This is a predicted structure of a 100-nucleotide RNA (SAM riboswitch aptamer (S box leader)) from Flavobacterium reichenbachii. The sequence is in RNAcentral, with records from Ribocentre. Rfam family: SAM riboswitch aptamer (S box leader). From the family's description: The SAM riboswitch is found upstream of a number of genes which code for proteins involved in methionine or cysteine biosynthesis in Gram-positive bacteria. Its mean pLDDT, the model's own confidence on a scale to 100, is 85.

[in-house]
RNA sequence: GACUUAUCCAGAAAGACUGAGGGAAGAGGCCCUGUGAUGUCUUAGCAACCUGUUACCAAAUAAGGUGCUAAAUCCUUCCACUACGGUGGACAGAUAAGAU
Numbered sequence: 001g002a003c004u005u006a007u008c009c010a011g012a013a014a015g016a017c018u019g020a021g022g023g024a025a026g027a028g029g030c031c032c033u034g035u036g037a038u039g040u041c042u043u044a045g046c047a048a049c050c051u052g053u054u055a056c057c058a059a060a061u062a063a064g065g066u067g068c069u070a071a072a073u074c075c076u077u078c079c080a081c082u083a084c085g086g087u088g089g090a091c092a093g094a095u096a097a098g099a100u
Base pairs, nucleotide, nucleotide: 003098004097005096006095007094008093013043014042015041016040017039021032022031023030026077027076028075029074044069045068046067049065050064051062052061053060054059073092078089079088080087081086
C1' cells in the first nucleotide's frame, strides 16, 4: 500500500520553541488564526479497540500497545425518499483489530 470487520452528533489543554497559515483532497459554504495558525517536544487529560485482572459469558475495573484532546469526519457534494424541515444509504476519510 490494497483487503476484512467494527466505530465515528459523547469526551478531553496547558507550557516551551517555531512564526502564517489551518480545518485530509477538488468544488461550494462556514469557521479557527499575530490575544499566535502549523509543526516538534514536555507535561496533563479523554476514551476504552487490543491487552491485563476479577475463574468463563456478560459486566466491572486497570491503563501496558494504539488513538485522540475547536466546531458531527465542521457542513454540503453522489443516490433514493420526503411532510421540503429533513431522513436513509453509498463513496471518500480517520481510528482500531485481524489477515495478506